[in-house]
RNAcentral holds the full RNA, with entries from SILVA. Predicted 3D model of a 363-nucleotide part of an RNA (small-subunit ribosomal RNA, central domain) from Picea glauca. The organism belongs to Picea, within Eukaryota. Rfam family: Bacterial small subunit ribosomal RNA. Its family is annotated with structural constituent of ribosome and ribosome in the Gene Ontology.

Context: one part of a larger RNA
RNA sequence: CUGGACAUAAAGUGCACGUAGGAGGUGAAAAGGGUGGAAAGUGAAAGCCACCAAAGCACUCACGGGGUGCUUUCUUUACCAUUUCACUUGAGUGAGAUAGGGGUGACUAGAAUUUCAUGUGGAGGGAUAAAAUCCUAAGAUAUAUGAAGGAACAACAACUGUGAAGGCAUCUCUUUGGGUCCCCAUUGACGCUGGGGUGAAAAAUCAUAGGGAUCAAACAUGAUCAGAUAACCUGGUAGUCUAUGUCAUAAGCGAUGAGUGUUCAUCCUUGGUCCGCCUACCUACUAGGUAGGAUUAGGAUCAGGGGCCCAUAUAACGCAUGAAACACUUCGCCUAGGGAGUACGGUCGCAAGACUGAAACUA
Numbered sequence: 001c002u003g004g005a006c007a008u009a010a011a012g013u014g015c016a017c018g019u020a021g022g023a024g025g026u027g028a029a030a031a032g033g034g035u036g037g038a039a040a041g042u043g044a045a046a047g048c049c050a051c052c053a054a055a056g057c058a059c060u061c062a063c064g065g066g067g068u069g070c071u072u073u074c075u076u077u078a079c080c081a082u083u084u085c086a087c088u089u090g091a092g093u094g095a096g097a098u099a100g101g102g103g104u105g106a107c108u109a110g111a112a113u114u115u116c117a118u119g120u121g122g123a124g125g126g127a128u129a130a131a132a133u134c135c136u137a138a139g140a141u142a143u144a145u146g147a148a149g150g151a152a153c154a155a156c157a158a159c160u161g162u163g164a165a166g167g168c169a170u171c172u173c174u175u176u177g178g179g180u181c182c183c184c185a186u187u188g189a190c191g192c193u194g195g196g197g198u199g200a201a202a203a204a205u206c207a208u209a210g211g212g213a214u215c216a217a218a219c220a221u222g223a224u225c226a227g228a229u230a231a232c233c234u235g236g237u238a239g240u241c242u243a244u245g246u247c248a249u250a251a252g253c254g255a256u257g258a259g260u261g262u263u264c265a266u267c268c269u270u271g272g273u274c275c276g277c278c279u280a281c282c283u284a285c286u287a288g289g290u291a292g293g294a295u296u297a298g299g300a301u302c303a304g305g306g307g308c309c310c311a312u313a314u315a316a317c318g319c320a321u322g323a324a325a326c327a328c329u330u331c332g333c334c335u336a337g338g339g340a341g342u343a344c345g346g347u348c349g350c351a352a353g354a355c356u357g358a359a360a361c362u363a
Base pairs, nucleotide, nucleotide: 004334006332008316012331015199016198017197021193022192025087026086027085028084029083030082033080034079036075037074038073039072040071041070042069049065090190091187092186093185094184096181097180098179102176103175105173106172114148115147116146117145118144119143120142124135125134161168162167206245207244208243209242210241215239219235220234222232257330258329259328260327261326262325266307267306268305269304270303271302272301273300274299275298277293278292279291280290281289282288283287337362338361345356346355347354348353
């Protein structure tokens, strides 16, 4: 490089936005740049190739033919590219509804832990497999009342909801993003992917300033043990919390990149819409229309979340309309194990380190 792959064998960037690039709806017209066809010119000679003749191992001479390409002219208009006009089904916008633990800031409730104060009470408590260290006559544990302070939000809770991912759950307010339905209006291909780039990004770490109830790396004891720098116990500092920066990594997992289209049956569930259900009224009264109500059986249809199962594909396990099926577009990535995500160099970072990323050698 080709070919083949990427849930579990090596391999999907952790996630989005987006530049270049790539590929991309329908109809009509123009022009004729590219693709198709035809003709002319050119393509020096020598050489080369093929054939013939002579000659016969070789060498030499003469004549004719072929030739990619380039230039010009004519022709075709399906496709690609260009220009113009139009369309609505892709994609947006508006109107009308609607669900949510989506984000931001402020406020706040009640349990519980801890500490402190006071009362009662009077000998143990706590811990463990068993103990000891530990707390306690300076009155503990327990119990009652009060106060302080910090952090987390039980039940509801789900196989649920929501967000691009990370993530998000006490209550109320504030401000704000996105989604879904409905078919009513409107723009008219504005769409998809996306190397570099930009943004947000758990926990731990780092910096500064606060805060410090609980838990708890490090550390100190007590045990256990042959030893025990561990697991267990008693303590306990960073940290855990807030604000502003930093870092940019995770088994960041659905181990499954994003987008579009097409595909068997069935069950459950979330949010809509329509039918259905109930009441009232009106009419041309086997029926239709209007208004309101209840969310109660049932049905249809969109958009999500799940279970089971055909066909297909798969090495199997398993997947199976939210595909790992059938196809298309585009990006990333893989090429035996170790050495090694190491060395060197570069970029970034306060540092810790992150990203990029070999070879010798081994086998």